[in-house]
RNA sequence: GGUCCCAUCGUCUAACGGCUAGGACAUGUCCCUUUCACGGACAAAAUAGGGGUUCGAUUCCCCUUGGGACUA
Numbered sequence: 001g002g003u004c005c006c007a008u009c010g011u012c013u014a015a016c017g018g019c020u021a022g023g024a025c026a027u028g029u030c031c032c033u034u035u036c037a038c039g040g041a042c043a044a045a046a047u048a049g050g051g052g053u054u055c056g057a058u059u060c061c062c063c064u065u066g067g068g069a070c071u072a
Stems, first nucleotide, its partner, number of pairs: 001071007010025004018055001027043005048064005
């Protein structure tokens, strides 16, 4: 250089083109407990960036950025 894959809460991960983007762990508050732990309730937290297609994009297309695999 060429071909291909990946990018979602702090982490791991779901989501036929039809959302208020879900879950687990972690975090915070409260309950429980003499206290801690365990357990329970609640809360906050995310679609890499820019365009396009579409009534509607996390999802499809293009470019860029970052990471990875193979190949010369």